[in-house]
RNA sequence: AGAGUUUGAUCCUGGCUCAGGAUGAACGCUAGCGGCAGGCCUAACACAUGCAAGUCGAGGGGUAACUGGGGAGCUUGCUCCCGCAGACGACCGGCGCACGGGUGAGUAACGCGUAUGCAACCUGCCCCGUACAGGAGGAUAGCCCGGGGAAAUUCGGAUUAAUACUCCAUAAUUCCUUAAAGUGGCAUCACUUAAAGGUUAAAGAUUUAUCGGUACGGGAUGGGCAUGCGUGACAUUAGUUAGUUGGUAAGGUAACGGCUUACCAAGGCAUCGAUGUCUACGGGGUCUUAAAGGAUGGUCCCGCACACUGGUACUGAGACACGGACCAGACUCCUACGGGAGGCAGCAGUGAGGAAUAUUGGUCAAUGGGGGCAACCCUGAACCAGCCAUGCCGCGUGGAGGAAGACUGCCCUACGGGUUGUAAACUCCUUUUAUUCGGGAAUAAAUGUGUCCACGUGUGGAUAUUUGCAUGUACCGAACGAAUAAGCACCGGCUAACUCCGUGCCAGCAGCCGCGGUAAUACGGAGGGUGCGAGCGUUAUCCGGAUUUAUUAGGUUUAAAGGGUGCGUAGGCGGGCCUUUAAGUCAGUGGUGAAAUCCUCCCGCUCAACGGGAGAACUGCCAUUGAUACUGAAGGUCUUGAGUAUAGUUGAGGUAGGCGGAAUGUGUAAUGUAGCGGUGAAAUGCAUAGAUAUUACCCAGAACACCAAUUGCGAAGGCAGCUUACUAAACUAUUACUGACGCUGAUGCACGAAAGCGUGGGUAGCGAACAGGAUUAGAUACCCUGGUAGUCCACGCCGUAAACGAUGUUCACUGGCUGUAUGCGAUACACAGUAUGCGGCUGAGCGAAAGCAUUAAGUGAGCCACCUGGGGAGUACGUUGGCAACAAUGAAACUCAAAGGAAUUGGCGGGGGCCCGCACAAGCGGAGGAACAUGUGGUUUAAUUCGAUAAUACGCGAGGAACCUUACCUGGGCUUAAAUGUAGGUUGCAUGUAGUGGAAACAUUACUUUCCUACGGGACUACUUACAAGGUGCUGCAUGGCUGUCGUCAGCUCGUGCCGUGAGGUGUCGGGUUAAGUCCCAUAACGAGCGCAACCCCUAUUGCUAGUUACCAACGUUUAAGGCGGGGACUCUAGUGAGACUGCCACCGUAAGGUGUGAGGAAGGUGGGGAUGACGUCAAGUCAGCACGGCCCUUACGUCCAGGGCUACACACGUGUUACAAUGGCCGGUACAAAGGGCAGCUACCUGGUGACAGGAUGCUAAUCUCUAAAGCCGGUCUCAGUUCGGAUCGAAGUCUGCAACUCGACUCCAUGAAGUCGGAGUCGCUAGUAAUCCCGGAUCAGCAACGCCGGGGUGAAUACGUUCCCGGGCCUUGUACACACCGCCCGUCAAGCCAUGGGAGCCGGGGGUACC
Repeated sequence: AGAGUUUGAUCCUGGCUCAGGAUGAACGCUAGCGGCAGGCCUAACACAUGCAAGUCGAGGGGUAACUGGGGAGCUUGCUCCCGCAGACGACCGGCGCACGGGUGAGUAACGCGUAUGCAACCUGCCCCGUACAGGAGGAUAGCCCGGGGAAAUUCGGAUUAAUACUCCAUAAUUCCUUAAAGUGGCAUCACUUAAAGGUUAAAGAUUUAUCGGUACGGGAUGGGCAUGCGUGACAUUAGUUAGUUGGUAAGGUAACGGCUUACCAAGGCAUCGAUGUCUACGGGGUCUUAAAGGAUGGUCCCGCACACUGGUACUGAGACACGGACCAGACUCCUACGGGAGGCAGCAGUGAGGAAUAUUGGUCAAUGGGGGCAACCCUGAACCAGCCAUGCCGCGUGGAGGAAGACUGCCCUACGGGUUGUAAACUCCUUUUAUUCGGGAAUAAAUGUGUCCACGUGUGGAUAUUUGCAUGUACCGAACGAAUAAGCACCGGCUAACUCCGUGCCAGCAGCCGCGGUAAUACGGAGGGUGCGAGCGUUAUCCGGAUUUAUUAGGUUUAAAGGGUGCGUAGGCGGGCCUUUAAGUCAGUGGUGAAAUCCUCCCGCUCAACGGGAGAACUGCCAUUGAUACUGAAGGUCUUGAGUAUAGUUGAGGUAGGCGGAAUGUGUAAUGUAGCGGUGAAAUGCAUAGAUAUUACCCAGAACACCAAUUGCGAAGGCAGCUUACUAAACUAUUACUGACGCUGAUGCACGAAAGCGUGGGUAGCGAACAGGAUUAGAUACCCUGGUAGUCCACGCCGUAAACGAUGUUCACUGGCUGUAUGCGAUACACAGUAUGCGGCUGAGCGAAAGCAUUAAGUGAGCCACCUGGGGAGUACGUUGGCAACAAUGAAACUCAAAGGAAUUGGCGGGGGCCCGCACAAGCGGAGGAACAUGUGGUUUAAUUCGAUAAUACGCGAGGAACCUUACCUGGGCUUAAAUGUAGGUUGCAUGUAGUGGAAACAUUACUUUCCUACGGGACUACUUACAAGGUGCUGCAUGGCUGUCGUCAGCUCGUGCCGUGAGGUGUCGGGUUAAGUCCCAUAACGAGCGCAACCCCUAUUGCUAGUUACCAACGUUUAAGGCGGGGACUCUAGUGAGACUGCCACCGUAAGGUGUGAGGAAGGUGGGGAUGACGUCAAGUCAGCACGGCCCUUACGUCCAGGGCUACACACGUGUUACAAUGGCCGGUACAAAGGGCAGCUACCUGGUGACAGGAUGCUAAUCUCUAAAGCCGGUCUCAGUUCGGAUCGAAGUCUGCAACUCGACUCCAUGAAGUCGGAGUCGCUAGUAAUCCCGGAUCAGCAACGCCGGGGUGAAUACGUUCCCGGGCCUUGUACACACCGCCCGUCAAGCCAUGGGAGCCGGGGGUACC
């Protein structure tokens, strides 16, 4: 000193939470010792028992008990007598009991604190001084006798004392009365001096020295009273008070006083908070804090109050009295029922209450108190001890060495390493503490006693001696032996400290944020670590952090917050100069501010806590002396603030009256005929009884087009035709007058849009409510047709609005540019300037930013209002106002961790602009209807294995499911295994053949038996052992790799610089251009990267090189064939070049570039096609291609075999094939490819078969041989039909592959000949060699369900006006409460449960008030 938490991120506002300190604490776990402190915070609840206030015989009468002494009796250890002595019960008397101790109920008060006053007072014991103490008397306790009563206790009689009581005397400087002088003060007065008159005292004891007594004065101490100032909350408490306020008189008191009474007056207090209600003892201090403050008042000290509750007085110096009295009440106890007793908030202790707080201890040794001459007695005050980790402080639980870094545990990348950890073991050492034994203080000074001295009978001193609860304690020494002694909390961030296992939104954690849904550092356990340590955590409370109530030290445009506006009271603040004063202010001095506490220094307990001494401080209050700048007060003066005057100007300023035209509507009359009206489209409505339209006239009410404007006026609300009257204001000019008259303004008063209310009018249009028609899923709406209140007027209420500039008012100061209204500026419609308004832009400055910026949200001054997290709520209750509606004032419980402001980046919008794409449009052809094929869903099944499943799954993984594949099902087998490797051992087998069982795997029987060699061995096979298995089981949401999609869309970023507090922006925007973030220009940006393009491949043209298996122009040859000789020209092949770049021309353009049926060219503006896929998105897909973390199975979820299934079939969908026909089908003839494949292969050719194919046979390991075209073209036929279309389905017969075609192959032939006649809503592809159409080949493959996929060539179109709309995308901009980002967010009701609150027939209990008895 800060931190966490609102957001995708940012800045701010703002709350919540945490880290710190503290406690009279409590609870959980744990616990060795000591010192010092503390210990009913709750029931001022009730109390058993004991103790807590007595003492004096040196006041008195006396003698109950004890002891001593004397005497008597005798039973010789007992009884009786004697107050004789020590002493002393009860009694009279004195002093004390008003202190000490407890508690905090009451009290918001002169109670407390502080400072004063008493000229208005008292004061026992103590000190000082003066004076005095003579005489007399009567009683009464007790004792004795008698009586009543259970007791407490009481009554009567007789007798008696005093330092008890009474009377007389004496006396004062006392007191009272009369009255004089002087001095002083504070108004009443006080003091001093002198005089006269009146009243009142006493007590003795005795050792003769003292103690005690009386009066008066003084002191000291203690008290009483009064006053200033300070000392809670609530205004949802605003009025209160009758002894109340004052006066006079009397009474009363120690004393002043309405303290009390009588009379008189009508005052007193209060927004500077009276009264009322609630709460509370106050202070020194304590805790916290940088301070200011805030909170608190336990222990200690001071004050107050109280003593079961309420009241009252008595005694006394002092009380209205804790352990006194009386009365009343409640409660408890005793009782013989007639009556009595009691008061722990003293110390212990008990019950109760409560989360919670101790012993029925010891001693008067010390300190202190009471009594006493004293000894001494009393003292639960006090000092000690006991209990409690309640707190603070101190000590210890060992120290040194010790690495094979041991074992265990735990973790890991695991033949090893890390950690626990120098930790342990082990060696050496020490002994605080504990235990045992021994020694052993201080606290003691005084007093008493003895002796001595001074001095004189007692005071002082010396000396000896006596007295210790705690205590045989502290302390010291010895012995013993590491021996007797460590826990608690935490480890996701804040906040120091990390891994494994278990669990699987469960169990649980949590102070805030938040963890937990199968890899949890956040739950539980463990290992390890961190923090503190005889404690550690939790809970509660206070301060802090929180400048989050802001005096120091905050705010109010948009975050919470400016009153709707003005006038104005109190109050606050206030211009220049001079004088006086000295209240504020400042300085000096004095008094006080108790002690303790805090701070500093020193000292004492071994240290510390603790304690002692000294100092400082106590920031305060009072008094006094001075200063006089500022503020105040008083006086004087001034003119600049303010106002007035004069002359003008301006305006929808206000009020009242009059007038006007347009429009609308009604009415009358006329013309005129079929519609009008209304809407997106309609309908309701009006109209042949004549509407709408048009014309004329009359009437009615309301509002005032154009002018008209960022215009003007007004305090705001607000104000608009013209005009009259009345009235208010502002401004300008002049500088004549007044002379601070000013500003603000709580309470108050006035004004105050619209709607609404009351009474009475008025009502054309408009028009809540209402009605009807539409729209719609509905439509209590938007739209239409009507229409009542209302809107208008007068009077009276209401008093609120986003009453907004969301910006209170006044004054001063502080840069510019520009417009406008009205003045002045000599005359003018010009103009420099100037004043007051109304606007715009931009600086400094301010601001969280947006923004404000001389009209401030800047810089200052004054005053007022308001705010303090969101919700609950501007709600409830109360009060006030109102006719009402409602307004004003205005909470709490409960609940959340946010709510919010500004700005940023995205996404989104049935927002905008620009642009693109087979996106639409324009076209061509399809699918959706049929049959079949294929995939999927569903269903079925023992199994129909699994995955993909919007676009981006569905002829997809699968480019070949009869067995195999195969992962699925049924059944049968195997258990180190099916394969491989290494190491060791054994063996010469394995295999093969045959047999048996079996579906096979397998089991079993019989026979058979390797190679090389330098003979050492080696190779190979098999068996066996050991170690490594295996899993298409799960998780694609743990992953790698690969892939789909947006999208071949033009985007995505970086460095440096600059801008911004920051997120971020700029660059990448703007103007053009492009297919393109392509390029150009401009530019706080300049550059760069990944993408685009290009580089690569194929194709289109061509040169050169090369010429076999390809080619054949010329030459030769041959029948027919480039067949042969030959040729290197051509085609072609395949290597290398060229070519295209808006390069040229014209036009447009600054340029980039565009346009041109331009030229040239094979090709022209990317020539066509391919490969190539930026940053990223979809937790997209794949653990079943592969790889891989974790989890799971291990005589099975592994593995082998047979059979079955993946091929099922009421149904639904996707993708295809074939068709529905004449642009066609069928038959015959005939022509032209490219690209590929081929030896377990392709096969020429020949033969057979209708054919699939079969039997022969040849060539080819391929530019050599072979597999090979169809549409097309020519001719014929069919003639619009379910057909010579279409071919499904089904029957029969075959071919081929293969161990095997039943489930479940393909093909051939004959026969059969289904649906289907162009396909609903809606939907798909394609822009040129494209669509459409026609064939060919290949992979996989024994064969094939291929109509699929991947390639190849042949034939070969139509259309695009254009970008309004649909879909997708890019850029800019805008709004946003979205950010999981519109498939978003979010509002209200409702179900169930929970929390808080209200109502409720009533019922029960407690407290208070009032009335009555």
This is a predicted structure of a 1413-nucleotide RNA (small-subunit ribosomal RNA) from a metagenome. The coordinates come from a structure-prediction model, not an experiment, and the mean pLDDT is 82. It matches the Rfam family "Bacterial small subunit ribosomal RNA".